[in-house]
Context: one part of a larger RNA
Molecule: small-subunit ribosomal RNA, central domain
Organism: uncultured bacterium
RNA sequence: CUGGGCGUAAAGGGUGUGCAGGCUGCUUGUCAAGUGGUGUAUGAAAUCACCCGGCUCAACCGGGCGGGGUUAUGCCAGACUGGCAAGCUGGAGUGCGGGAGAGGGGCGUGGAAUUCCGGGUGUAGUGGUGAAAUGCGUAGAGAUCCGGAGGAACCCCAGAGGCGAAGGCGGCGCCCUGGCCCGCAACUGACGCUCAGACACGACAGCAUGGGGAGCGAACGGGAUUAGAAACCCCGGUAGUCCAUGCCGUAAACGAUGCCAACUAGGCGCUGGGGGUCUCAACCCCCUCGGUGCCGGAGCUAACGCGAUAAGUUGGCCGCCUGGGGAGUACGGUCGCAAGGCUAAAACUC
Repeated sequence: CUGGGCGUAAAGGGUGUGCAGGCUGCUUGUCAAGUGGUGUAUGAAAUCACCCGGCUCAACCGGGCGGGGUUAUGCCAGACUGGCAAGCUGGAGUGCGGGAGAGGGGCGUGGAAUUCCGGGUGUAGUGGUGAAAUGCGUAGAGAUCCGGAGGAACCCCAGAGGCGAAGGCGGCGCCCUGGCCCGCAACUGACGCUCAGACACGACAGCAUGGGGAGCGAACGGGAUUAGAAACCCCGGUAGUCCAUGCCGUAAACGAUGCCAACUAGGCGCUGGGGGUCUCAACCCCCUCGGUGCCGGAGCUAACGCGAUAAGUUGGCCGCCUGGGGAGUACGGUCGCAAGGCUAAAACUC
């Protein structure tokens, strides 16, 4: 507990949608609830300020005067907040015309490679390592050629590139579908921002049921290494990894940086669009809107650094922090099939 903070010291919620709440553009009128002024009523004593006085002073005490705060009510004001009414177009949205994209879901399809199976050629090794061994191989392996099966992932393109709210998304085609950007200013006329709770999404691992299983591979078995080796290395290998449906709801879920709006030097890239100039058409160049990077000024910062994609200067709203350990634990509650998640102390101790 009024305060100060949250990139790295404690602290931004994993992300979105959004009710309540908070906040809310420009103009005019009106009301007078908030607000301000003024009058009245209220104001115990003590305390506080000033003046005077009493104890030799002071503390202390007595007296006077004043200050102070609350509420009610009358009247006045009408800037600001608010209510109501009317209007506006810059915020927001719609329409029309264009555009880019691994955004999401479904169905289909392609080639390379690994593995396995069948066949041909062929014979003694192969594999693996620091070196080996386990393993595989004369019941013919490895190598090589042909054919087949199956699963998973998509070389090059590929980029500091793109898309998505985040998690995340990458062969190709089709279907369904979300968002975004640019241009024109035709339409609506503040319809907006944020958001406790709520709801939805949410990598990996994990769980349930059914399927699938090539490669990889927790556990596990074996071989090595070593003093030992519960490891690192090697040979195998189950769950899992994949699909469908349903759970789980976590993370260094990171930009360790909440969202929205405004304002504040520049320089150099990449990416999507529009305009101009030029041109046969482009490229180049100039202007401009959106995104994404690097450098850097002022300013900020404890420093590192940030620097129009702010950590600068402001406003609105939410979340969070308040010494270390105990502890993100116990207890309780709640969610979950479970694993466990969310919420969240204290004793004690330094």